[in-house]
RNA sequence: GCGUGGGUAGUAUAGCGGCAGUAUCUUUGGCUUCCAACCAAAUGACCCGGGUUCAAAUCCCGGCCCGCGCA
Numbered sequence: 001g002c003g004u005g006g007g008u009a010g011u012a013u014a015g016c017g018g019c020a021g022u023a024u025c026u027u028u029g030g031c032u033u034c035c036a037a038c039c040a041a042a043u044g045a046c047c048c049g050g051g052u053u054c055a056a057a058u059c060c061c062g063g064c065c066c067g068c069g070c071a
Base pairs, nucleotide, nucleotide: 001070002069003068004067005066006065007064010024011023012022013021018054026042027041028040029039030038047063048062049061050060051059
């Protein structure tokens, strides 16, 4: 340099055009003599720019970063 897969809460991961979900972490409450475990609730995210569309995390173009392959 070319090809290819990926980038979503602090962490891991789902979501294939119509409200961004789950687990874990954190916080609060419950339970317990206390702690742990368990139960309930809350907070928190779409890599950047542009395009298509009534509507984009999702489709298209460019860029950046990571992995793999080729040279």